[in-house]
């Protein structure tokens, strides 16, 4: 600018950026009677005539151009000014300076004139044609119209003798002369010639002035000359002949765009965008193209002619051009009134008065912009209501309202009122002019007229807080927070993002923050961005050094001295329009704004000086550069030619037998027709083993047996020579690995394609066994590589240290040292560098020059050019698209990377599982309902240390509504007990009994408990473990995890903590820029093991007594128990070890190197589990998702998985018979003897609140016997039958007991688990939940009581180093490409439509110009005939429009077809980053 929400006033300013699209109406350039003939109209006057009047006079009517004046003409000026617009137009344009061959109305000076004649023509008058516009015959007339004649200082033109060429009169004045007409003067204004001037305008030049080389060449009138036309003037401007030139990388020409500048935004500058308004300049006026007129046009409101186009028509013709001011219409996101006045400013016309002026002043519409006022001040605390939050206390809106007290800008009323206006004019003085006091001219004084704007600015007056505030924002950038609503919906977003139930980011609201008659969004431009870098950036690894060298143009260039003055510097000087920026000043109350002066305009010109650098000329140096000598390295610098061996394969021959060969393992291949192997001969091609090197050469690419020819090129050493000859180097030029192409050889080994074994899920691969092109030679292409040192080239300078190539001086008998020159290598000092590293051979510090980048993809791709047989190079977009893409570093993860360590992890051995029944858990199914959680390790005898009822939370039916539970208020009753009926029951109904405790005299109150009623709450095992706290699991009992200072680094971070060694250990020692510290490990605690003293009941019993019996009596010696204490700490001794840490061995000792178990779990990971242990937000339900009841279900059954019993048998079952623990529970309780039952239990009850009694047998194990290898006297599931227990109740659904029945199973497939000593294994006892019991499940206890570990290659899992990473959600990661779908751009595509500049040739309008027989024709000549000169017509050249033709070049479209990009979780594979599992990656095929 617009657009969306608001909108009080006032000043200033601006106001079609789109369609140069079309255009209705009005207007915009007229004007002069003082140039003319004239009189349509209009006013006056004069005569006439009429009427009316007695008349003055009115009216009418008619003559008169006699007056003001004036339509139309003729004539003059003007119309080429102003107004308006940016199509064209990259220079026929601007800007800035400058120049010479020019014209110039009106204007200003000056100088001479203005004499005398002529002939028409409009208008008008009669007439003809047309519809109209208009044409046209024919008479008359005038002029400042037109034309001859005179006259010519000055002008032109000359052959220097001459010759030529004007003109208009008009109006004022005035005296003279004249009968007048008129003539003379004279003043004004014209008019003619010509000099100057002053202003405009014409031409030339030189600098500057967008973008593209995917536009490199262009030019025949082209460049020039000679002579000619033209022109105002120069000029190929234009002709005729000549000559072969001009312009071009300092970018011609061709295509895009563009009016240009004063200025204008922006920026510290330098720049960078723009060219509205206001000023100069151009250009153009409906498209093109021509001239006329005229001083001036090739003319916006003028002619001709062609075109479109719109109008009228009587169809035969005709008219028009708003890019003037207003307005319409259409375009568009979008721009005003079909307004007022010539008051003012200027213009044109005139002698003036004055006309005309859409130029101009003014108003009118737009918050378009700037600028200025207002929308009220003061006080006010009850912190009012209401709104909103909230932890409920209260904050906050907020002095903010309201109230008191004032003030009145603006706006609305009412009055008053400007400046903008003094010239013209009139009157009067003075000067000038003049005979003249007219006239004019100029100055002065008086003095009258003139205002669109406008009753408008600006004063004053009463009234009255009255009429006046809104937008945007509040996650971070960015000043400003909270509720509620929504649930990836629905919106937001400028960027990053926000939104999936606790949204400061979505919508409302409340509060706030920002600007404020505005605000906010959108589009633009400049900054920020040093991100194109002149000022002021860059190229090893981020985007960038051409593969390499020579080398013209160009850039740049040593040393002295002399001279110029181009640059460079300095002074003067012209210019650099005004406006605008700055600065000082007035003017509107103020400020925009207006206006005065100044300053600045950073540039151009001119001229005076300087002479240092730099350039030029001239003359000279010798250090840069070359050249001449000598010598040296390389014997891989390059081209030819010749020439060894070794080796592979392949040929013959011999010998020889059955394999070979190849692989991870075969297999394809060859071999009994004799391979392989071995020896002997031969044949042909390639490559050059040892030497050999981090080593040399060479511009790079690249160069290897040896020996010969021809060449290039470096280094070095002292001399001698040239004398700057130098450096880089666009464009060219040449060389330029490997594949690759074409022609001809050549082929022995490899080996693309190919075949064929294998591998594999598949293997067009990776492994094997052939094999062709090509690898090789010659000549020709190709030009291209991660062509790398990813580092151009030259030249100077700036500590070093080691090592090696060549060559040199000095020293040394000599070994060897010193130094220097040239190369190549490690390592490092200042410096640099984002780091990483560079680091005298630079990436340090600096010059010279060339090449090169500017975010990733698209793309080194398309298309257009160029090269090339091709295959491709090469130079190279752009649409789309994404918010990254990239470097070094840094810390972790990960690795089918590395070395090192550990772990019952393998590995050694013992036992299970995985097969069988059955159990218990869970999944699936099912079902009214089979509650809910627990799901890899780390869910699955898990919550649940007990589901018949309860529990239970779920299903079914049935009931309660302040509730089964808690606090609060009122009443009423103490509580409490018991018993009937109805109901499955809950519950409902009735009846009895019973009065209690603290105060108080008493009524009465009150505590606890019951009930009733209302309303606050109550209640939810209801969602959310991903809103939380606790608590738990798991990495892991693994050895780590930090922190303070310090110190390194720009920083992440490092270091400490690595390293050497040890350790069960970040144990512990020793070294270190580290020095300490926490948390963790360890120790401290319990428990076992030994002893030691102390106490001895309910324990124990050696010594004395007593007994069936430690039973008593008695004892503390033992054993136990209790509570204390002692011991072991690598303390001794050897070995090793660093004289360490510690290790290894021994001694001693109950116990030895953390003696064994247990407890004790860092800083962190899984959003792990858990809202159903609790506790919690927040959402939900509240006669129900809440409470209570019945009955049912959690146990349901085809099947799957998990975990543990019990077996499969003789190291056993069976029966008899015997021994030996620990540890624990017991009063609602364990129960002894004793009787009963076959048993299970029953009756029954002594002891025990337990070191006393009970459970209580301890099993295995020892002794005897039996059975003999079988589905058994193994195994015991299932099933019938009978009981027992507990419990209100064993049907769904309890355990046990007896009898009978006797199912699978004969050691379990891949596979998988556990466990290093009192351990596995194998035997039994206890207990907790609990009436019972599902218990085989779990926690605990002892009994007996092995095996094995060579060892760390592997496979888990962990630790500290260290690489590498494209991972960081972190290898369960990441990412490629085909294919399918959808979407967008883009290319090519048989064509096909259209622009656009040109070219050739057709036709050719107007017009100039040129010729012109015949025709015509008023001025002059002539007596005439004629001439002179002029007109139409024709002709010709040139020419716009038009035609036709073949290219050129841009664009639009195409059926089809390529590759891109982007999409949700699609398909196949897995190519890459780790050794990505075949290391990657470049260039060819």
């Nucleotide at each position: 600018a617009a657009c969306g929400c608001u909108g009080g006033c006032g000043g200033c300013a601006u106001g079609c950026c789109u369609u140069a699209c079309a255009c209705a109406u009005g207007c915009a350039a007229g004007u002069c009677g003082a140039a003319c003939g004239g009189c349509a109209g209009c006013a006056u006057g004069a005569c006439g005539u009429g009427u009316a009047g007695c008349a003055a006079u009115a009216c009418a009517c008619g003559u008169u151009g006699a007056u003001g004046g004036c339509g139309a003409g003729u004539g003059g000026c003007g119309a080429a000014c102003g107004g308006g617009u940016g199509a064209g137009u990259a220079a026929u344009a601007u800007a800035u300076c400058g120049g010479a061959a020019c014209a110039u109305g009106c204007c200003c000076u000056g100088u001479a004139g203005c004499g005398g004649g002529g002939g028409a023509u409009a208008a008008c008058g009669c007439g003809u044609c047309g519809a109209a516009a208009g044409a046209u015959g024919u008479g008359c007339u005038a002029a400042u119209a037109c034309c001859g004649c005179a006259u010519a200082c000055g002008c032109u033109c000359u052959a220097c003798g001459g010759a030529g060429g004007a003109a208009a009169g008009c109006g004022g004045g005035g005296g003279u002369c004249g009968c007048a007409a008129g003539a003379c003067c004279u003043c004004g204004c014209a008019c003619u010639a010509u000099a100057g001037g002053a202003g405009u305008g014409g031409c030339c030049g030189a600098u500057a002035u967008c973008g593209g080389a995917u536009u490199a060449g262009c030019u025949a009138g082209u460049u020039g000359g000679c002579g000619g036309g033209g022109u105002a003037a120069c000029g190929g401007c234009c002709c005729a002949c000549c000559a072969a030139g001009g312009c071009a990388a300092c970018g011609a020409u061709c295509c895009g765009u563009a009016g240009c500048u004063g200025g204008u935004c922006u920026g510290a500058g330098a720049g960078g965008a723009u060219g509205a308004u206001c000023a100069g300049c151009c250009a153009c006026a409906c498209u093109g193209g021509a001239a006329c007129u005229g001083a001036g046009a090739c003319a916006c409101g003028g002619u001709c002619c062609a075109g479109a186009c719109u109008c009228c028509u009587a169809c035969g013709g005709g008219a028009g051009g708003c890019a003037g001011c207003a307005g319409u219409g259409g375009g568009g996101a979008a721009u005003u009134u079909u307004g007022g006045a010539c008051a003012a400013u200027g213009g044109g016309c005139g002698c003036a008065a004055g006309c005309c002026u859409g130029a101009u002043c003014c108003a009118g519409c737009c918050a378009u912009g700037c600028c200025g006022c207002g929308u009220g001040a003061g006080u006010g605390a009850a912190g009012a209501a209401g709104g909103c939050c909230u932890u409920c206390g209260g904050g906050u809106u907020g002095u903010a309202a309201a109230g008191c007290u004032c003030u009145u800008u603006c706006g609305g009323c009412a009055g008053g009122a400007a400046c903008g206006a003094a010239a013209u004019g009139g009157u009067u003085c003075g000067u000038g002019c003049u005979a003249a006091u007219a006239c004019c001219a100029c100055g002065g004084a008086c003095u009258g007229a003139u205002g669109a704007c406008g009753g408008u600015a600006c004063c004053u007056g009463a009234a009255g807080a009255a009429g006046a505030a809104g937008c945007a924002c509040c996650g971070g950038c960015u000043a400003a927070c909270u509720a509620c609503g929504u649930g990836c919906c629905a919106g937001c977003a400028g960027c990053c993002g926000c939104g999936g139930u606790a949204a400061u980011a979505c919508g409302u609201a409340g509060g706030g923050u920002g600007c404020a008659g505005g605000c906010g969004u959108u589009a633009a431009u400049c900054g920020g961005a040093a991100u194109u870098a002149c000022u002021g950036g860059g190229c090893g690894u981020a985007a960038a050094g051409c593969g390499u060298g020579c080398g013209c143009a160009g850039g740049u260039g040593g040393u002295u001295u002399c001279c110029u003055a181009a640059g460079u510097c300095a002074g003067a000087u012209g210019u650099g329009a005004a406006a605008g920026c700055c600065c000082c000043g007035g003017g509107c109350u103020u400020a925009a704004c207006c206006u005065g002066g100044g300053a600045a305009c950073u540039g151009c010109g001119u001229u005076u000086g300087a002479a240092a650098c730099u350039g030029g000329g001239a003359a000279a140096c010798u250090c840069g550069a070359g050249u001449g000598u000598g010598g040296c390295a390389g014997a891989g610098g390059g081209g030819g030619g010749g020439u060894g061996g070794a080796a592979u394969u392949c040929c013959a021959c011999g010998u020889g037998u059955a394999g070979c060969a190849g692989u991870g393992a075969a297999a394809u291949g060859c071999g009994u027709a004799g391979a392989u192997a071995u020896g002997u001969g031969g044949a042909g091609g390639a490559a050059c083993a040892c030497c050999g090197a981090u080593g040399g050469c060479g511009a790079a690419g690249g160069c290897a047996g040896c020996c010969c020819c021809c060449u290039g090129g470096g280094c070095u050493a002292a001399c001698a020579c040239u004398g700057a000859c130098a450096c880089u180097c666009a464009u060219g030029c040449a060389c330029g690995a490997a594949a690759g192409c074409g022609u001809g050889g050549g082929g022995a080994g490899c080996a693309a394609a190919c075949a064929g074994g294998a591998u594999u899920a598949g293997a067009u691969a990776c492994c094997c066994u052939g094999g062709u092109a090509g690898u090789c030679c010659a000549c020709g292409c190709c030009c291209u590589a991660a062509a790398c040192g990813a580092u151009g080239u030259c030249a100077a300078c700036u500590g070093g240290u080691u090592g090696u190539u060549g060559g040199g001086u000095c020293u040394u008998c000599a070994c060897u040292g010193a130094c220097u020159c040239a190369g190549u290598a490690a390592c490092g000092a200042a410096g640099c560098u984002a780091a990483c590293g560079c680091g005298u051979g630079a990436a340090g510090u600096u010059g010279a020059c060339c090449g090169c980048c500017u975010g990733g993809g698209g793309a080194g791709u398309a298309c257009g050019g160029c090269c090339g047989c091709a295959a491709g190079g090469u130079u190279g977009a752009a649409a789309c698209u994404c918010a990254a893409a990239g470097g070094a570093a840094u810390u972790g993860a990960c690795g089918g990377g590395g070395a090192c360590c550990c772990g019952c992890a393998c590995a050694a051995g013992c036992g299970g599982u995985g097969g069988a029944u059955g159990a218990u858990g869970u999944g699936g199914u099912u079902u009214a309902a089979u509650u809910c959680g627990a799901u890899g390790c780390a869910a699955c005898g898990c919550g649940a240390a007990a589901a018949a009822c309860c529990u239970u939370a779920c299903c079914u039916g049935g009931c309660c509504u302040u509730g089964a539970c808690a606090u609060g208020u009122a009443c009423c009753g103490a509580a409490u007990u018991g018993a009937g009926c109805a109901g499955a029951g809950a519950u409902g109904u009735u009846c009895a009994a019973g009065u209690g405790c603290u105060c108080g005299a008493a009524a009465g109150a009150g505590a606890a408990c019951g009930g009733u009623a209302a309303c606050a709450c109550a209640g939810g095992u209801g969602c959310u473990g991903c809103a939380u706290g606790g608590c738990u699991g798991u990495c892991g009992u693994c050895a780590g995890c930090u922190c303070g200072u310090g110190u390194c680094g720009u920083g992440a971070g490092a270091u400490g903590u690595u390293g050497g060694g040890u350790u069960a250990a970040g144990u512990c020692c020793c070294g270190c820029a580290a020095c300490g510290a926490g948390c963790g490990c360890a120790a401290c605690c319990c428990u076992u093991g030994u002893c030691c003293a102390a106490u001895g009941u309910u324990g124990c019993c050696a010594a004395c007594a007593u007994u069936u019996a430690g039973u008593u009596g008695g004892g503390g010696a033992c054993u136990c128990a209790c509570a204390g204490g002692a011991g072991a700490c690598u303390g001794c001794c050897g070995g090793g070890g660093u004289u360490a840490a510690c290790u290894c061995g021994g001694a001693g000792g109950a116990a030895g190197g953390u003696g064994g178990g247990g407890a004790u779990g860092a800083c962190g990971u899984c959003a792990a589990a858990u809202c159903a242990u609790c506790a919690u937000g927040c959402c939900c339900c509240u006669u129900a998702u809440g409470u209570c009841u019945u009955g049912g279900g959690c146990u349901g059954c085809a099947c799957g998985c998990a975990u543990g019993c019990u077996a499969c048998a003789a190291u056993g079952g069976c029966c008899g018979g015997u021994a030996c623990a620990g540890a624990g529970g017991g009063c609602u309780g364990c129960a002894a003897u004793a009787c009963c039952g076959u048993a299970a239990g029953g009756u029954g009850g002594a002891g025990c609140g337990a070191a006393u009694c009970c459970c209580a047998a301890a099993a295995a194990g020892c002794c005897g016997g039996u059975c003999u290898c079988a589905g058994u006297u193994c195994g015991g599931a299932u099933u019938g039958a009978g009981g027992u227990c507990u419990g209100c109740a064993a049907c769904u659904c309890g355990a046990c007991c007896u009898c009978a029945u006797g199912a699978a199973g004969u050691u379990g497939g891949a596979g998988u688990u556990g466990c290093u000593a009192g351990u596995a294994a194998u035997c039994g006892u206890a207990g907790a939940u609990c009436a019972g019991c599902a218990a085989c499940g779990c926690u605990a206890c002892g009994g007996u009581g092995a095996a094995u570990a060579c060892g760390u290659u592997c496979c888990c899992g962990g630790g500290g180093c260290u690489u590498g990473u494209a991972c960081a959600c972190a290898c369960c990661g990441c990412c490629c490409g085909u294919c399918a779908c959808g979407u967008c751009a883009c290319g090519a595509a048989a064509g096909u439509c259209g622009g656009u500049a040109a070219c050739a040739c057709c036709c050719a309008a107007a017009g100039u110009c040129a010729g012109u027989g015949g025709c015509c024709c008023a001025a002059c000549c002539g007596c005439a005939a004629g001439g002179g000169g002029g007109g139409a017509g024709c002709u010709g050249c040139c020419u716009a429009a038009g035609g036709u033709g073949g290219g050129a070049u841009c664009g639009g479209u195409g059926a089809u077809u390529g590759g891109g990009a982007c999409g949700a979780a699609g398909u196949c594979g897995u190519a890459a980053c780790a050794a990505g599992g075949u290391a990657g990656c470049c260039g060819u095929a």
Predicted 3D model of a 1485-nucleotide RNA (small-subunit ribosomal RNA) from an uncultured bacterium. It matches the Rfam family "Bacterial small subunit ribosomal RNA". Its mean pLDDT, the model's own confidence on a scale to 100, is 85. The RNAcentral record of the sequence draws on ENA.